This is a predicted structure of a 156-nucleotide RNA (Lysine riboswitch aptamer) from a chicken gut metagenome. The RNAcentral record of the sequence draws on MGnify.
Order: sequence, then structure tokens, then C1' cells
RNA sequence: AAUAGAGGCGCGGUACUCAUCAGUAAUCGGAACUACGUUUCAAAGAACGCCGACGAAAGGGAGCAUCGCCGAAGCCGUCCCGAGCGCUUUGGAGCAGGUUCGGCUGGGUAUGACGACGAAAGUCUCAUAACUGUCAUCGUUCGAUGGAGGGCUAUU
Repeated sequence: AAUAGAGGCGCGGUACUCAUCAGUAAUCGGAACUACGUUUCAAAGAACGCCGACGAAAGGGAGCAUCGCCGAAGCCGUCCCGAGCGCUUUGGAGCAGGUUCGGCUGGGUAUGACGACGAAAGUCUCAUAACUGUCAUCGUUCGAUGGAGGGCUAUU
């Protein structure tokens, strides 16, 4: 250098089922429509707010199946795009997504916390705690301490 592997409630994608979303949105009928308020900011419009009928979906979650894998993957910042998103038009801001460059994290679990997202459950991030895999050093031989995946093991 190349090839092949290992960690385990291991990582991610896709489909299906179920609950939730929600008796919500939309639609229809009635009432009201001076004003006030809401719809990302502004302008101009438009619609809505109360009652009744009917009544979803996306995203997210759980289970199961399957596919690809072991920086699997996730996150942060940065360059650029952003035709998709939120009632219409115009002009802004932002978000989803993509992309350039750089950085952090071995892994899952539990607890806690600011923040962001979410209807919620939760997710992301950070901290702590043991657990676990790996290497190094030391030793009382199964223990201690420390490091990080750009690592570790095997073969050539």
C1' cells in the first nucleotide's frame, strides 16, 4: 500500500401494518362581518374567527420484513444554489434539500440541562455515570491507568 474482517439493544435506507396527528385541516350549510384579531415581515387583496354536518393527509413514532453497510452514521461552522415550503401577487427574511472546504464523535444505554425542531412521544447537541469493544503501559492474571476509528485484527 492492497484485500478481507471485528465491536452489538451496532448504523442508515426502503416497503408494509398499527396507534397518534385529530374530530384538527379542507368541504358544505347557518350565523356574523362597524371594529378587533389571525394567516413568516411589508404593501395590496382574499379568507378565516361562532354553531352544525362530514371528515383527511404529510412529517415524526412503534413493530416487522428487506437492502446497503462498520465514519457505518450523526452533528457544527463555512462557500454557493435554493425553481420546493408556508392563502394570492410583488419585494425581503427564513426553512427543507443540495453543494465546497474544514472540524468533532469508538459504540450503545441511563440521567440531567440551555437551545432548536415537534401536537405529543421524542430527535439533535452538551455534560455526567457506569457498561462494552479495541490498542498501549504496568501488574497481584483478571485487574489498574491512559489513548482514539486517520484507529484495531488477519493475509499478501
Rfam family: Lysine riboswitch aptamer. About the family: Riboswitches are metabolite binding domains within certain messenger RNAs that serve as precision sensors for their corresponding targets. Gene Ontology term of the family: lysine biosynthetic process. Rfam 15.1 lists 3,224 matches to the family in 1,923 species.